[in-house]
RNA sequence: GCACAGCAAAGGCAAACCCGUCGCGAGGCGGGGACGCAAAGCCACGGGGCCCUCGAGGCCAGCCGGGCUACCUGC
Numbered sequence: 001g002c003a004c005a006g007c008a009a010a011g012g013c014a015a016a017c018c019c020g021u022c023g024c025g026a027g028g029c030g031g032g033g034a035c036g037c038a039a040a041g042c043c044a045c046g047g048g049g050c051c052c053u054c055g056a057g058g059c060c061a062g063c064c065g066g067g068c069u070a071c072c073u074g075c
Base pairs, nucleotide, nucleotide: 001075002074003073006072012037013036017032018031019030020029021028022027035062041068042067043066045065046064047063048060049059050058051057
């Protein structure tokens, strides 16, 4: 540099639930906890779901697609 397939090893993330905290809420953050994840890293661009104070508002990236970036491994 290329592949983006995941057998092995190492390392990583962390659903439900519980506690604390912020938010009207969907939910966010921290701790515990592991159902899972090869992008379950980041981005609301398209579809979809959800919330409210219904608007030129917000939430979900662990629903799908898309974009960007990346570890081990292989070549």
This is a predicted structure of a 75-nucleotide RNA (c-di-GMP-I riboswitch aptamer) from an Actinomycetota bacterium. Taxonomically the source falls in Actinomycetota (Bacteria, Bacillati). It was read from a public genome assembly, where an Rfam model found it. Model confidence (mean pLDDT): 82 of 100.